RNA sequence: GCGUUAGUAGUUUAGUGGUAAAAUACGACUUUCCCAAGGUCGGGCCCCGGGUUCGAUUCCCGGCUGACGCA
Numbered sequence: 001g002c003g004u005u006a007g008u009a010g011u012u013u014a015g016u017g018g019u020a021a022a023a024u025a026c027g028a029c030u031u032u033c034c035c036a037a038g039g040u041c042g043g044g045c046c047c048c049g050g051g052u053u054c055g056a057u058u059c060c061c062g063g064c065u066g067a068c069g070c071a
Base pairs, nucleotide, nucleotide: 001070002069003068004067005066006065007064010024011023012022013021018054026042027041028040029039030038047063048062049061050060051059
């Protein structure tokens, strides 16, 4: 330099053109003599810009970052 692939909550990952989900972490309450474990509830996220579309996290283009391959 070229190609492939990934970017979603603090972390690890689903998801899909029509209100974004789980685990874990965090906070509150509950349980317990206390802690831990358990239960209920809550806050928090689609890498950035542009395009297509009634509507984009999803499709297209460019950029950035990471991984892998080739030279």